[in-house]
Context: one part of a larger RNA
RNA sequence: ACGAACGCUGGCGGCGUGCUAACACAUGCAAGUCGAGCGAUGGCCAUCUGGUGGCAACACCGGGUGGUUCCUAGCGGCGAACGGGUGAGUAACACGUGGGCAACCUACCCCUGACUCUGGGAUAACUCCGGGAAACCGGGGCUAAUACCAGAUAUGAGAUCCCCCCGCAUGAGGGGAUCUGGAAAGGGUUACUGGUCAGGGAUGGGCCCGCGGCCUAUCAGCUUGUUGGUGGGGUGACGGCCCACCAAGGCGACGACGGGUAGCCGGCCUGAGAGGGUGACCGGCCACACUGGGACUGAGACACGGCCCAGACUCCUACGGGAGGCAGCAGUGGGGAAUCUUGCACAAUGGGCGAAAGCCUGAUGCAGCGACGCCGCGUGAGGGAUGAAGGCCCUCGGGUUGUAAACCUCUUUCAGCAGGGACGAAGCGAAAGUGACGGUACCUGCAGAAGAAGCCCCGGCCAACUACGUGCCAGCAGCCGCGGUAAUACGUAGGGGGCAAGCGUUGUCC
Numbered sequence: 001a002c003g004a005a006c007g008c009u010g011g012c013g014g015c016g017u018g019c020u021a022a023c024a025c026a027u028g029c030a031a032g033u034c035g036a037g038c039g040a041u042g043g044c045c046a047u048c049u050g051g052u053g054g055c056a057a058c059a060c061c062g063g064g065u066g067g068u069u070c071c072u073a074g075c076g077g078c079g080a081a082c083g084g085g086u087g088a089g090u091a092a093c094a095c096g097u098g099g100g101c102a103a104c105c106u107a108c109c110c111c112u113g114a115c116u117c118u119g120g121g122a123u124a125a126c127u128c129c130g131g132g133a134a135a136c137c138g139g140g141g142c143u144a145a146u147a148c149c150a151g152a153u154a155u156g157a158g159a160u161c162c163c164c165c166c167g168c169a170u171g172a173g174g175g176g177a178u179c180u181g182g183a184a185a186g187g188g189u190u191a192c193u194g195g196u197c198a199g200g201g202a203u204g205g206g207c208c209c210g211c212g213g214c215c216u217a218u219c220a221g222c223u224u225g226u227u228g229g230u231g232g233g234g235u236g237a238c239g240g241c242c243c244a245c246c247a248a249g250g251c252g253a254c255g256a257c258g259g260g261u262a263g264c265c266g267g268c269c270u271g272a273g274a275g276g277g278u279g280a281c282c283g284g285c286c287a288c289a290c291u292g293g294g295a296c297u298g299a300g301a302c303a304c305g306g307c308c309c310a311g312a313c314u315c316c317u318a319c320g321g322g323a324g325g326c327a328g329c330a331g332u333g334g335g336g337a338a339u340c341u342u343g344c345a346c347a348a349u350g351g352g353c354g355a356a357a358g359c360c361u362g363a364u365g366c367a368g369c370g371a372c373g374c375c376g377c378g379u380g381a382g383g384g385a386u387g388a389a390g391g392c393c394c395u396c397g398g399g400u401u402g403u404a405a406a407c408c409u410c411u412u413u414c415a416g417c418a419g420g421g422a423c424g425a426a427g428c429g430a431a432a433g434u435g436a437c438g439g440u441a442c443c444u445g446c447a448g449a450a451g452a453a454g455c456c457c458c459g460g461c462c463a464a465c466u467a468c469g470u471g472c473c474a475g476c477a478g479c480c481g482c483g484g485u486a487a488u489a490c491g492u493a494g495g496g497g498g499c500a501a502g503c504g505u506u507g508u509c510c
Stems, first nucleotide, its partner, number of pairs: 001508002004506005011377006017370002019335001023333003027330003032078003037075002040072001042070001043068011085288003095212007104205002109201008117151004126141006157180008166171001186193002214260003221251003226248008263285004267278004290311005313324004341367001343366003349363001350361004380410004390401004414451001416446005424437001427434002454499005459480003465494005475482002
C1' cells in the first nucleotide's frame, strides 16, 4: 500500500468501490423505429343504404363512400458492426511509440458540379386448399411501393495510342482520340425533404515498416509454401494470401525452434532517486461470446441477445421431429476465506429511428445493501478537593484511580420531531404543462447532556508495572526467547501506553 479476508467492536454523513468456476443457469428486462416509402385488416367519426323486432321512439345485424392515423402483422428503409460484458486465447506488428500506403475502403454528415427521362413483370400481406402434436411448411388465386427488372441519356470508369508534367523505385497527375459496358424514386398542404452520378472534406477503419517491453539452454539446431523468382487466381488493397512451374534457399548463441507463464498501454503502489512490483476501478487498443468450423447480408461482421454444419449439455414431443446459449442488468445453484437489489426513471447526458411530436434505450442518471476504502463530524464544554465512596497497591504512615465522578453554569453539531423547500430545465411543448433522485439537499423552529467507544499492547527490539493465581503445568511467541514456588514475558485484576468508529491478525507487493 490493498477490489482484500478473519476476530472483537460499531453513532452519522459525503465520495468512491464490491466473484474466485471463460462453471451451469429458472424468471423478467437489456434494439428498435419510420403511416411524411407501400398495400391491407380492425377501431373510431361522418354520410348513404339494406334486413329483423316494434304502432312508434328505438334496439340488433349487415353493406357502400369519405375521413382519422388510434391498433396489428406484412412488404420496404435505416439501425441492429454502436453502446454494454469478459480476459479464455494470444510472446504476436497483439500492444506502445515513431513513420509509410505512388498498394486501400469509408453508410449517415458537410462543400461543389450535373441529373432525377420512358417503360415492364412480379411478390408478401389477404383469400382458398392441404400437411404437421408443435416448430412451422407446401400449393392455387389477387394486389402495392422509395421493393425488383429493362431501355434512354451522362462529365466519370476500363482498354489502346499520343502529348505535357512530377516523384526515392514500382510509378503518380493533367489533356486529347477511338472502343467497351454503366444511373436515378418518390413523398409532403406549404416550407421542404428525399433519389442518382462525379469531385473534395470530415470521421472511422484496413495494410506495411523501424524501435521497445516475461522466464527457461536440464529446449541447439529449426524450416518444404519453407526462402526467392515467373505467370496466374483472389482482395477495397500490397503480399507465398492461394495455385502451377522454376531455382535452393530462409532463420539461429545479438538465442532461432521448443517448453512455461501472460491480454498490452495511459496509469497504479513503493522508493530521495535509480529501480522494483502491478495492470482492480476510469480511459485507449486487442481478443472472445456454450466448444469447433463456415460463409451469407451489408458501407462496415465472418456478427454476444443473426444464419448454417458438427459436438457436449439442458428442455419440449403425439417419437415423426423441434427449442436453447446471462463473459448485458438484476437474480439462482455451485465453488470459495470472500464480493450487492430479481429497485426507480428516461428528468438530465448520450445513442437508434423519425420532418416532428415521439417511441426505444438494465448505456446512463439515481436509489438500495456491505466500516470494503478515503475524507469529514460527533459521543459534550467550562468550573469543581475536606482530593467523597468504591476498586487496586501498601513499609499501615499512606499512595493511586483523580478534576475523574458527584455538584454548578453553559452549548445543541449529528441523530429525533415540526414548518418551509430547491438548483439541476438557457431543455421540450402551440399551450396547459413537464425532475427518477425527493418532500432529498438546504433553511427555520423545538426539546434535552439528552441516543452514540472500542480494540490492541505494556521482557528487549518498542511507548507503557504492580498484585494475585499457576509451578517446564496450563500457556505465550514476529526474532531473541519466557514458564521447573516471589514470572513486569502464562491467566486475571488494578494501573499505564498506542490508535480510535475502528482496532488487531493473516496474505501479497515495495